[in-house]
RNA sequence: CCGUGCUAGAUGGGGAGUCAGCGGUGCCCUGUAACCCGCAAUCCGCUACAGCGGGGUUGAAUUCCCUUUCGAGGUCCCUGCCGGAAGGCGGGUGAGGACGCUAGGGGCUUUGAAGGCCAGGCCCUGCGCAACGGAGACCUGCCAACCCCGUCAGGACCGGAAGGUAGCAGCGGUACGUAGAUCUCUCCGGGUGCCGCGGAUCAGCCUGACCUGAGCCACCGGUUGCCGCGCUUCGCCGGAUGGAGGAUCGAAGAAGGGUGCACGG
Numbered sequence: 001c002c003g004u005g006c007u008a009g010a011u012g013g014g015g016a017g018u019c020a021g022c023g024g025u026g027c028c029c030u031g032u033a034a035c036c037c038g039c040a041a042u043c044c045g046c047u048a049c050a051g052c053g054g055g056g057u058u059g060a061a062u063u064c065c066c067u068u069u070c071g072a073g074g075u076c077c078c079u080g081c082c083g084g085a086a087g088g089c090g091g092g093u094g095a096g097g098a099c100g101c102u103a104g105g106g107g108c109u110u111u112g113a114a115g116g117c118c119a120g121g122c123c124c125u126g127c128g129c130a131a132c133g134g135a136g137a138c139c140u141g142c143c144a145a146c147c148c149c150g151u152c153a154g155g156a157c158c159g160g161a162a163g164g165u166a167g168c169a170g171c172g173g174u175a176c177g178u179a180g181a182u183c184u185c186u187c188c189g190g191g192u193g194c195c196g197c198g199g200a201u202c203a204g205c206c207u208g209a210c211c212u213g214a215g216c217c218a219c220c221g222g223u224u225g226c227c228g229c230g231c232u233u234c235g236c237c238g239g240a241u242g243g244a245g246g247a248u249c250g251a252a253g254a255a256g257g258g259u260g261c262a263c264g265g
Stems, first nucleotide, its partner, number of pairs: 001265006009058003012030004020047005035055005064258006073249005081243003087237004091232004096227002099225001100223003104220002106217003115211002118208005124199005129193002132189006139180004148173004156165003
C1' cells in the first nucleotide's frame, strides 16, 4: 500500500414551550444519501453515559469525532431609536336646537307694562237641593172550580109546624200575583249640575279692586352664550404594528485537524 472480516460510532440537527433537569411525541426552522415497528400533552420515558423496548442497514471515512468560519431561523431586552393604525382630549369649522340672551323689525302698553298685596274662580272634598235612573209604597184594571169573604136562585139537611143550618152555580168583592199609570212619598246610585252652604289647597293660570309707575312679549331676524351632533390636512395623549440596534441559542454549507482491531498478500 492492497484485500477480507469485525468493533466504537452513525442512521438527522436546531429553536421556543413544558420540566427540578434531560430526551421524545405535538408546534416552528433547516435539510436529506439520513431505516422500520410500539408508547405518549390533565403526556411518555429517563437521571448527568439522562427517551425506553424490539428488529434492520452502514461502518473507520464524501458518511464518525473535534475546532474555526459563515449563517437560515427562533427567543429575550432596550429604546430617554425611527415610523405609526384604532381610539381619547383640545382647537378650528359646519348645520341644528323645543335652551338662554337680544342693541334690529313687529306687536302690547300712562285708556297703565312688569311687580306687590287682597278677594274670587278654575282643581279636590263633605252636606243640602234639583234633575236623571232603579226598587218599593200609594193609585187604577184584571185576578181563586173547592181548600178566601159577602149575598146565596135551584136543590140538600134538621123540625109536626113556626123556623133554622151548611152551601154549588151566578152576582159583587178581595189576597197572592199580574199589567198600567207615573201625581205624591221612602230608600239607593253616580264620567249629572252656569245651584246653595262649609272645608282644604293656596304651586300655577284666569278675573276684579288697590299700591307703585315703564316697561313687556320672543312672532321674524341676529347670537360672541349653552347643549348635543358631523367634518377636520391642526396640537397633545395613545401605542395595534413594522423597521433599526443589543444579547443569546443556532440548522444546512465551507475550511482545517483527529479516530481503531484481527487475518492474509